[in-house]
Molecule: transfer RNA
Organism: Longimicrobiales bacterium
RNA sequence: UGGCCCGUCGUCUAACGGCAAGACUCCGGUCUUUGGAACCGGCGAUCUAGGUUCGAUUCCUAGCGGGCCAA
Numbered sequence: 001u002g003g004c005c006c007g008u009c010g011u012c013u014a015a016c017g018g019c020a021a022g023a024c025u026c027c028g029g030u031c032u033u034u035g036g037a038a039c040c041g042g043c044g045a046u047c048u049a050g051g052u053u054c055g056a057u058u059c060c061u062a063g064c065g066g067g068c069c070a071a
Base pairs, nucleotide, nucleotide: 001070002069003068004067005066006065007064010024011023012022013021018054026042027041028040029039030038047063048062049061050060051059
């Protein structure tokens, strides 16, 4: 310098263009002598800006960040 891929709760993964789901973590409760385990409940996210669309995590463009390949 060129090409390709990826970006979603704190972490890991889902989601035909139509209410963003689950697991772990965390918080509260039940249980327990205490802790842990178990059970019940709760908080929490779409990288940014535009565009298309009745409607965008999803499609398009640009940017930002990360990774890979070539030179």